[in-house]
C1' cells in the first nucleotide's frame, strides 16, 4: 500500500427499490398461596458517518470512518 466482506432496538440476526422485523432482555398486565415456566400488551431504530441516482434507497453508486479476512 491494494483487494474482498461486514456495520440495521441493550444483545444476537433477518430484510428481492414500495409500511423496519424476528429471537432473547427491558416495562405493564393476566395466570399461581408464592417463585419458576406459560400467555397477552407495550416501549426503544436519525439502518455507521456524508453525498449522488429514483417518484420512491436499509436495499443501488461514490467517498469517509471501523471491524474482519486474504496479497504483498
Nucleotide at each position: 500500500g491494494c483487494c474482498u466482506u461486514u456495520g440495521u432496538g441493550g444483545c444476537g440476526c433477518a430484510g428481492u427499490g414500495g409500511u423496519a422485523g424476528c429471537g432473547c432482555a427491558c416495562u405493564c398486565c393476566c395466570u399461581u398461596g408464592g417463585u419458576a415456566a406459560g400467555g397477552g400488551a407495550g416501549a426503544g431504530g436519525u439502518c455507521a458517518c456524508g453525498g449522488g441516482u429514483u417518484c420512491a434507497a436499509g436495499u443501488c453508486c461514490c467517498g469517509u470512518c471501523a471491524a474482519a479476512g486474504g496479497c504483498a
Molecule: transfer RNA
Organism: Candidatus Gastranaerophilales bacterium